RNA sequence: UUUAUAGUUACAGCGCCUGGACAUUACAGUUUUAGUAAUGUUGACGAGGACUAAAGUUAUCGAAAGAUUCGGCGGAUGCUUUAGUGGCUUUGCUUAAGGUCAUAGUAUUAAUUUUAAAAAGCAGUAGAAAUAUUGUAACAAAGAAUUAAUACGAUUAGGCU
Numbered sequence: 001u002u003u004a005u006a007g008u009u010a011c012a013g014c015g016c017c018u019g020g021a022c023a024u025u026a027c028a029g030u031u032u033u034a035g036u037a038a039u040g041u042u043g044a045c046g047a048g049g050a051c052u053a054a055a056g057u058u059a060u061c062g063a064a065a066g067a068u069u070c071g072g073c074g075g076a077u078g079c080u081u082u083a084g085u086g087g088c089u090u091u092g093c094u095u096a097a098g099g100u101c102a103u104a105g106u107a108u109u110a111a112u113u114u115u116a117a118a119a120a121g122c123a124g125u126a127g128a129a130a131u132a133u134u135g136u137a138a139c140a141a142a143g144a145a146u147u148a149a150u151a152c153g154a155u156u157a158g159g160c161u
Base pairs, nucleotide, nucleotide: 014074015073016072017071019070020042021041022040023039024038025037026036027035045062046061047060051084052083053082054081055080056079057078085102086101087100088099089098092160093159094158095157096156097155105152106151107150108149109148110147111146112145113144114143121136122135123134124133125132126131
């Protein structure tokens, strides 16, 4: 350095399945629907989102569908509170308090940027089936960033030169 096997960690609209729904087989039964068991399938489409710790909390945004994206469990970068850390708080440097924020003044307006994906359709693949999966054009909202303009804020008390 290469190959093979096994294990661990990481993944975060993320994972899981004792309900429900669906498929196959078997059993029993029936004019048809219905039942039991086994083995399986399904069970959220992306965008956005992290200073650290603790606690609390059905954790932001839209798309599809209109029969299940139902229901449940776990987790989670959200929000709130507390503590800590850090930036800023005007024109030398610096400390503390207060304020505000989290690569770090606030609010409003405008422009730009931030590739939506899936479903449906079409064409394939795997499976006995439910179903899974690959390729393909199109279609959001919220938030954030940058630039410009306007308004507001930019405090208090010290130290050094």